[in-house]
RNA sequence: AAAGAGCAAAGGCAAAACCGUCCAAAGACGGCGGCGCAAAGCUAAAGGGUCUAAGGCCCGUAUUGGCGUUAGCGGGUAAACGACAGCCAGCUGCCUCG
Numbered sequence: 001a002a003a004g005a006g007c008a009a010a011g012g013c014a015a016a017a018c019c020g021u022c023c024a025a026a027g028a029c030g031g032c033g034g035c036g037c038a039a040a041g042c043u044a045a046a047g048g049g050u051c052u053a054a055g056g057c058c059c060g061u062a063u064u065g066g067c068g069u070u071a072g073c074g075g076g077u078a079a080a081c082g083a084c085a086g087c088c089a090g091c092u093g094c095c096u097c098g
Base pairs, nucleotide, nucleotide: 004097005096006095012037013036018031019030020029021028022027035086041091042090043089047088048087049084050083051082056077057076058075059074060073061072
């Protein structure tokens, strides 16, 4: 020095909830908070996996003497170069022992 290990020390990060902002949503950012984490550092079409689906399309509903059209509301629908790295994975790294 390396493979490997992670008890301790000094530190680091920061879940959920709540508040604010962005957003159709998933989710993101900030504050607070402290569930946990030896990589909870970085990487998101171009490794896998998971989450959401605005618009579009289809159906229903309201109105009407009846039909149709439009709008609103509700439901369904395949799908992401939208989102998640604290799901796996890839890359990189501190300290101590060794």